[in-house]
RNA sequence: GCGCGAUUGGCUCAGCGGAAGAGCGCUGCCUUCACACGGCAGAGGUCACUGGUUCAAAUCCAGUAUCGCGCA
Numbered sequence: 001g002c003g004c005g006a007u008u009g010g011c012u013c014a015g016c017g018g019a020a021g022a023g024c025g026c027u028g029c030c031u032u033c034a035c036a037c038g039g040c041a042g043a044g045g046u047c048a049c050u051g052g053u054u055c056a057a058a059u060c061c062a063g064u065a066u067c068g069c070g071c072a
Stems, first nucleotide, its partner, number of pairs: 001071007010024004018055001026042005048064005
């Protein structure tokens, strides 16, 4: 330099056009003498960035950035 892939709560990941969810973690309550386990409830996300397509974009297109793999 070229090609491919990834980027979504604190972490690991789903979500292939009708607008975002799970597990773990976190907070509160219940339970316990207390802790752990368990139960209930809750908070937390400009979906990497910029533009485009569309009535509508996390999702499609282009570019940029970061990371990974391969080729030279």
A computed fold for a 72-nucleotide RNA from a Coriobacteriia bacterium, annotated as transfer RNA. The coordinates come from a structure-prediction model, not an experiment, and the mean pLDDT is 83. It matches the Rfam family "tRNA". Rfam classes the family as a transfer RNA.